The prediction has a mean pLDDT of 76.
c-di-AMP riboswitch aptamer (ydaO/yuaA leader) from Pyrinomonadaceae bacterium MAG19_C2-C3, 179 nucleotides, folded computationally.
It matches the Rfam family "c-di-AMP riboswitch aptamer (ydaO/yuaA leader)". Rfam links the family to the GO terms cyclic-di-AMP binding and regulation of gene expression.
[in-house]
RNA sequence: UGAAAACUAAUGCCUAAGUUCAGCACGCGAAAAACGUGCGAGCGCGGGGGAACCAUCGUUCCGGCUUUUAUCGAAGCGGAACACGGGGCGCAUCGUCGAAACGACAAGAAUCGUUUCGCGUAGAACACUUUCCAGUUCAAGCCCGUCAGCUAACUCCGUCGGCGAAAAAGGAAAGAGCA
Numbered sequence: 001u002g003a004a005a006a007c008u009a010a011u012g013c014c015u016a017a018g019u020u021c022a023g024c025a026c027g028c029g030a031a032a033a034a035c036g037u038g039c040g041a042g043c044g045c046g047g048g049g050g051a052a053c054c055a056u057c058g059u060u061c062c063g064g065c066u067u068u069u070a071u072c073g074a075a076g077c078g079g080a081a082c083a084c085g086g087g088g089c090g091c092a093u094c095g096u097c098g099a100a101a102c103g104a105c106a107a108g109a110a111u112c113g114u115u116u117c118g119c120g121u122a123g124a125a126c127a128c129u130u131u132c133c134a135g136u137u138c139a140a141g142c143c144c145g146u147c148a149g150c151u152a153a154c155u156c157c158g159u160c161g162g163c164g165a166a167a168a169a170g171g172a173a174a175g176a177g178c179a
Stems, first nucleotide, its partner, number of pairs: 012163003018043004023039005044159006054149001058082005064077005085147001086144004094120002097118008123138004128175006
């Protein structure tokens, strides 16, 4: 001098995830309407349930019931079996792509389903906003519990967590704001 790593967390970034209280309690302290923490209540932001109208309402079997027919049959009700139950938050979905494992079937092949890894992909993020170009990433996870379409009134719930030091936090155009 350069590179890498670690720490801090500034301008800030992702997310609905912020803010106010002279409400209550505790802590610190001489004390406080200061500061911090917890609870509670507002405001803001976000989500679920929930009418009318509209939409939706699987397949097979039964000599079971009702209606209709001269009859065959048809419609409805009821029951049974089969099928990968169904749904919500979130950008996070899809794949007859490749490999492996497990299960079903019928021993194998084939087929179907599930999982893992890889490769893509709908979609999403990147520093005042939008558009265009470009580059780098993500494309998860969790919940309800057989139940939920939309949905005014009404009603219930959340307000966590994770990053971050010279940057692609880039370039161009328009605008906004500040000086």